[in-house]
RNA sequence: GCCUCCGUAGCUCAGGGGAUAGAGCACUGGUUUCCGGUACCAGGGGUCGUGAGUUCGAAUCUCGCCGGGGGCA
Numbered sequence: 001g002c003c004u005c006c007g008u009a010g011c012u013c014a015g016g017g018g019a020u021a022g023a024g025c026a027c028u029g030g031u032u033u034c035c036g037g038u039a040c041c042a043g044g045g046g047u048c049g050u051g052a053g054u055u056c057g058a059a060u061c062u063c064g065c066c067g068g069g070g071g072c073a
Stems, first nucleotide, its partner, number of pairs: 001072007010025004018056001027043005049065005
């Protein structure tokens, strides 16, 4: 340099054009306990890497850029 895959919550990931963007773990509060853990209940947290394009509508499709993994040279 070229090809290819990936980038969504603190972490691991789901969602592949239309609903207020979700799960598990973590975090916070409560119940329980002498205290802690476990269990149960409730809650907070996202400019969906970034910029543009297509579309009535984009996390989702297209292109550039940035970052990461793999392959070829």